Bacterial RNase P class A from Aquabacterium sp., 333 nucleotides, folded computationally. The prediction has a mean pLDDT of 75. Lineage of the source: Bacteria > Pseudomonadota > Betaproteobacteria > Sphaerotilaceae > Aquabacterium. A source record names the gene rnpB. Its Rfam family is "Bacterial RNase P class A". The family's RNA type in Rfam is ribozyme. From the family's description: Ribonuclease P (RNase P) is a ubiquitous endoribonuclease, found in archaea, bacteria and eukarya as well as chloroplasts and mitochondria. Rfam links the family to the GO terms ribonuclease P activity, tRNA processing and dimeric ribonuclease P complex.
RNA sequence: GAAGCAAGCCAGACCGCCGCUGGGGCAAGCAUCGAAAGGUGGCCCUGGAGGAAGGUCCGGACUGCACAGGGCGGCGUAGCAGUUAACGGCUGUCCACCGUGAGGUGAGGAUCAGAGCAACAGAGACGAGCCGAUUCAGUUCGGGUGAAACGGGCAAUCUCUACGCGCAGCAACACCGAAUAGGCACACGAUGAUCCGGUCCGGGGAGUGUGCGGGUAGGUGGCAUCGAGCCGGCGGGGCGACCCCCGGCCCAGAGGAAUGGCGGUCACGGCACCCACGCUUCGCAAGAGGCGCGGGCGCUGCACAGAAUCCGGCCUAUCGGCUCGCUUCACAC
Numbered sequence: 001g002a003a004g005c006a007a008g009c010c011a012g013a014c015c016g017c018c019g020c021u022g023g024g025g026c027a028a029g030c031a032u033c034g035a036a037a038g039g040u041g042g043c044c045c046u047g048g049a050g051g052a053a054g055g056u057c058c059g060g061a062c063u064g065c066a067c068a069g070g071g072c073g074g075c076g077u078a079g080c081a082g083u084u085a086a087c088g089g090c091u092g093u094c095c096a097c098c099g100u101g102a103g104g105u106g107a108g109g110a111u112c113a114g115a116g117c118a119a120c121a122g123a124g125a126c127g128a129g130c131c132g133a134u135u136c137a138g139u140u141c142g143g144g145u146g147a148a149a150c151g152g153g154c155a156a157u158c159u160c161u162a163c164g165c166g167c168a169g170c171a172a173c174a175c176c177g178a179a180u181a182g183g184c185a186c187a188c189g190a191u192g193a194u195c196c197g198g199u200c201c202g203g204g205g206a207g208u209g210u211g212c213g214g215g216u217a218g219g220u221g222g223c224a225u226c227g228a229g230c231c232g233g234c235g236g237g238g239c240g241a242c243c244c245c246c247g248g249c250c251c252a253g254a255g256g257a258a259u260g261g262c263g264g265u266c267a268c269g270g271c272a273c274c275c276a277c278g279c280u281u282c283g284c285a286a287g288a289g290g291c292g293c294g295g296g297c298g299c300u301g302c303a304c305a306g307a308a309u310c311c312g313g314c315c316u317a318u319c320g321g322c323u324c325g326c327u328u329c330a331c332a333c
Base pairs, nucleotide, nucleotide: 001329002328003327004326005325007323008322009321010320012266013265014264015263016262017261018260020048021047022046023045024044025043026042030041031040032039033038050304054315055314057313058312059311060310061309062169063168064167065166074165075164076163077162078161079093080092081091082090083089094108095106096105097104098103109160110159114158115157116154117153130143131142132141133140173221174220175219176218183212184211185210186209187208188207195203196202227250229249230248231247232246233245235244236243237242268301269300270299271298273296274295275294277292278291279290280289281288282287
């Protein structure tokens, strides 16, 4: 210098203006939506997307239901050791395969329980037999093919072994709870109630009044200030995943769903033009062209994507850029 391997990181920065949204404080009256419960509207301070928030594949937290114990059945996992709340994740290591190598990949228990399967070729493919020669005699010898010819293979076919697993999911679930209709209880009522009427009178003619309880719409919590939390420490243990200790911090929380828009400066990528330099091609020359690098100006671009109960993984998407370690080859000293 070229080509690679592996691990980690960033995901434009700053300023101004205008908005959206969570929380806290002030204000405690008005307006508005609603039958109500409840919501919305003001000012100030402050928080506001990701490495995958994605797919919903695996494992947990949480919640409801079920549950004495055991067996059968079903589903899942599979070298060995470790890690963890848990896992099918991760770490280390053995073995097998791929790579010159750094490294990568692995559905890697059992075929001494039983069943099933084997393309093409081959006479014959899991049952043991078949073909040729030979012998008193399936007695002995040989057999092209094929991965495999009678002794083996496949468990990514059933099966066996060991271990694990109850079912559903925040539209879980808990609380508050109308209007209307219907239900139950009591009371009054054809000996005329409730109702109209100021009223005894009169009219009228079958239900009326009160209380209770369930469900629905809707509302509140669950729900995001205290945890499997985040950041830092040349801290301690371990090869490592990871664990422990010390210090600091509180870091989105909507409910048709906020996290945005505009302007400016700078950074980065692409394209075009201009300038300077170096190398180089054509040419007698003047000159014309190509490549590289540096600078200037203009235009343009800045990926994948977007929280919805929370967390740990896996997988998939991703313009461009950075850092550390290692391998192979070439060259120079």